[in-house]
Context: one part of a larger RNA
Order: sequence, then C1' cells, then structure tokens
RNA sequence: UUGGGCAUAAAGCGUCUAUAAGUGGCUUUUUAAGUCCACCAUCAAAUCCUAGGGCUCAACCCUCAACAUGCGGUGGAAACUGCCAAGCUGGAGUACGGUAAGGGCAGAGGGAAUUUUCAAUGGAGCGAUGAAAUGCGUAGAGAUUGGAGAGAACACCAACGGUGAAAGCACUCUACUAGGCCGACACUGACACUGAGAGACGAAAGCUAGGGGAGCGAAUGGGAUUAGAUACCCCAGUAGUCCUACCCAUAAACGAUGGAUACUAGGCACUAUGCAUAUCGACCCGUGCAGUGUUGUAGCUAACGCGUUAAGUAUCCCGCCUAGGGAGUACGUUCAUAAGAAUGAAACUC
Repeated sequence: UUGGGCAUAAAGCGUCUAUAAGUGGCUUUUUAAGUCCACCAUCAAAUCCUAGGGCUCAACCCUCAACAUGCGGUGGAAACUGCCAAGCUGGAGUACGGUAAGGGCAGAGGGAAUUUUCAAUGGAGCGAUGAAAUGCGUAGAGAUUGGAGAGAACACCAACGGUGAAAGCACUCUACUAGGCCGACACUGACACUGAGAGACGAAAGCUAGGGGAGCGAAUGGGAUUAGAUACCCCAGUAGUCCUACCCAUAAACGAUGGAUACUAGGCACUAUGCAUAUCGACCCGUGCAGUGUUGUAGCUAACGCGUUAAGUAUCCCGCCUAGGGAGUACGUUCAUAAGAAUGAAACUC
C1' cells in the first nucleotide's frame, strides 16, 4: 500500500452555501467509446510445463509440442454504462390556499428585585462564619416608610414543549424579513445528491475605539484556616460582564454518531396540520403526513447498547484514522493589532 475502520478503543471538518469533480429516475431511438465474441499479427532465445531421446542412473544435455496477462488490426453483438435525439412524471422545483413558532433585525413600552441618593421615624448595634476577624455604625448604621435616579436581567406561564444550518433564541407590543409543515393537485420536466479548493455564519474568553457601569467579579488588598495556604471560607474590589462599530475563529462547538436516497415488527406519549366521525361546542375514538420522545422485535455490536430519528440492510459523495510518548511541539508558510489560529514533522524512547 491493499485489506480494515471512524458513538464509547486512533478516527465525522463547529455549521451551512456552492465551483471543479464523482455519482445519478422511467420509456423509446442513434452510435459503438467502455463491455463481450471470433479471427489475424506480435509477444527473441534460454527458463517453466508436456511428450520423447542421449550421457550405465541422476543432476545435466538434445528434439518436438504447448504456454504467454498484454498491445495492435479486422469483422461482429447491442443487454448494461456512456454518447445523440425525442418523450414521461414518481425525484426536485415554481405558483395557489392554509397554519404553528423564544427564527432574524429594528423601534417602543412594562413591572418585580438590587443598589445609590434625598426626607422622615428611631437610637446601638449591624453584617459575616464551622467559629471568628477584617468591614459598616453615635459625624446616627442596620430596621421601617415615602420620593427620585441608575444599570442589568426578564419570576410564574414552562413542558419529557417550540424554533433555527449550527452557534443560539423567552417580559409585552409593533414594523420589516427568512425558512418549515399541511392541503389541493395547476405548471416546469431530472432541473438531482454529495462537494476538493472557495465563501458565509460561528458560545465564552480576549483585542481596538467610543460610551456605560446596578449586581456579580479574574487580578489585587485585607481577615481567617493551616506546619505553610500565592487556595478552598469571609470583607472589599480593578479589568470584564452591558451598548455601538471593527477584529479574533476557538470549545466536552457532543447525539463524543457527516450528508442524501430506498427498504426492514409493533406498543405508548407529545407538537403542527389534514380527513373521517361526533357534539350545543371543545374533546374522545379511528386514520394520513411532518417532527419530537420513550419502550422494544428482527438484525447489528467486543460489550455497553443501537433499534423506521439505526450503531440494521444497501447505493452514492465528502472528511478522517493506522501503537504510546516526543507533540498538536519544532521548523517553514498563510492569517491576525496582539493573544494566538491553521497547516504540521523528525531525532530519540518504549
């Protein structure tokens, strides 16, 4: 390398869009590139193999026959793949009628809590902990009542629930806007699937500039604990967390499970929607489709488990793996303001 694999053993790119490329539905026609058949030519000799022969046998030697993937030519076949042409509607899409939703973006509004401040009442503690201390307080704290301000997050509803490609998305209302699903079948007529490079999006932390700063809180200071305590606990507290604009491009970015299509027992539950039935009406029961769960048959699996949302049975395309450490390191290159990211070895060792 081939073979073999990728939920948990090494291994699915964080996710999507799409170029090249690979693969591709049904019917008929053309062609003969792939494919198949026949014949011809070639495939040196030696070797190998077969049948004989010669050295007293054998090794060895001689002769004949045979073999020779392949490549080329000529003639033919036309099922399959390709090509040419015409058509079809089941895949795919467009239009139409409905429908659900924390999908996105922008604006407006809201109440609870926290904290600050002002005023009042009041007068000695409060707060913290395993216990304390640091801390706050007679310059009037804490507690209670009323007024005002600020920032951040949206209790209950709430779900085993919804939605989005993923990251993610939840107070309420409005404007704009993307996608899905169902129904009826009107139109196009294979327009499809995957997707190297490429592009877009991408939690948190971090960076740049300008705002904002209630609470929380890396760093830092103090108090404890301890043999020590650069920690766990406590009192403070800066960056940050929030907004606007630009970067960064990584996560146990997880279902540790790439995408598409087809097939292969059921039971139970939920969500959206259609039919049928029923009713005063919403339900219930039955049934179709799409999704979300749970249990489980066959089958698979090293086991655990998976099991129509497959890790089953098959096909197509992409990505990735090849003992552990060294090492996701060094070097080089690309990207980034930086932090770093991407690509990615070897010596050596076992």

The part of an RNA shown here (small-subunit ribosomal RNA, central domain) has 350 nucleotides and comes from Artocarpus camansi. The RNAcentral record of the full RNA draws on SILVA. The coordinates come from a structure-prediction model, not an experiment, and the mean pLDDT is 87. Lineage of the source: Eukaryota > Euphyllophyta > Magnoliopsida > Gunneridae > Artocarpus. Rfam family: Bacterial small subunit ribosomal RNA. Gene Ontology terms of the family: ribosome and structural constituent of ribosome.